[in-house]
About this RNA
Model confidence (mean pLDDT): 76 of 100. A computed fold for a 351-nucleotide RNA from uncultured Brachybacterium sp., annotated as Bacterial RNase P class A. NCBI's taxonomy places the organism under Bacteria, Actinomycetes, Micrococcales, Dermabacteraceae, Brachybacterium. The RNAcentral record of the sequence draws on MGnify. It matches the Rfam family "Bacterial RNase P class A". By type it is a ribozyme. Rfam links the family to the GO terms ribonuclease P activity, dimeric ribonuclease P complex and tRNA processing.

RNA sequence: AGUCGGCCGGGCAGCCGCGUCCCCGCAGCAGCGGGGCCGAGGAAAGUCCGGGCUCCACCUGGAACGGUGGUGGGUAACACCCACCCGGAGUGAUCCGCGGGACAGUGCCACAGAAAGCAGACCGCCGUCCGCGCCCUGUGGGGAGCAGGCGGUAAGGGUGAAAGGGUGGAGUAAGAGACCACCGCGGCCUCGGUGACGAGGUCGGCACGGCAAACCCCACCGGGAGCAAGGUCAGACAGGGAACGCUCGAGGGUGCCAGCCCGAGUUCCCGGGUGGACCGCUGGAGGUCACCGGCAACGGUGAUCCGAGAUGGAUGGCUGCCGAUCACAGAACCCGGCUUACAGGCCGGCU
Repeated sequence: AGUCGGCCGGGCAGCCGCGUCCCCGCAGCAGCGGGGCCGAGGAAAGUCCGGGCUCCACCUGGAACGGUGGUGGGUAACACCCACCCGGAGUGAUCCGCGGGACAGUGCCACAGAAAGCAGACCGCCGUCCGCGCCCUGUGGGGAGCAGGCGGUAAGGGUGAAAGGGUGGAGUAAGAGACCACCGCGGCCUCGGUGACGAGGUCGGCACGGCAAACCCCACCGGGAGCAAGGUCAGACAGGGAACGCUCGAGGGUGCCAGCCCGAGUUCCCGGGUGGACCGCUGGAGGUCACCGGCAACGGUGAUCCGAGAUGGAUGGCUGCCGAUCACAGAACCCGGCUUACAGGCCGGCU
């Protein structure tokens, strides 16, 4: 200098204040007074994934739809984490990858360019023919040049994201896997690995361009809705009309279809009326330490700790000292992740 990982995110003391819960005293109740425990975050955020929990349906199939996508593990589960493989970047530590399939089929490859998929001749290079003028000449002819026709050539130039392997040699009129060596690629065999894959050998002159963040194919996964879920108690009212229907069944649930299940009421209009309290609610896939297994993620055993639970919604203010002028931001059913925001500080590994 770089790179990766982990941690903290003002501290201490005093005074006052707020919220849940507990205890004591007074009080018939409502409540009042005193004391005690605890009281926001690493992201509580975005609500993007995955689960728990609750209710509905619970019986299967179909074709869809959505998601995931190297391999092997971890986990309650995941689009998360760990280890490894392959490709790419870097001197390196390390980082990046929406990383299955393009001989199942369909489709696309813009612009530029001669040609973009049964490849292709614009410039260039080479051969040949005709013409033109020039030069040489022993008058038979020969040579170079220019323009055109026909043909060969994928080496070179140029276009492009991409031009039908690369480098070198030999070869040729010029060239070309047409040939040779090495590298790459493909098939087969052997060995190593749980596997992705790797190593070696042998054969093949190279066929089979790219795009699946195009349709599609393959493998695996997925029932719906969400704490305003859902439940308990209390409490109010007044009916009237229309349509469909009561097993030949309206309507509802399963997203759809089929099947299945429930089913005697359902829907609309007019009018009237209550709109309070409580549970769910926080002790959990929980934290810390030790040992054991594992490369690790993580798992097992033992000990120990309790760390918010509001609902007109608490978690704040002042003073003193110190570091220093303090960032991003605040629970609302609960967890595991991801992503985003963040003043500043500390520690460690590696190059």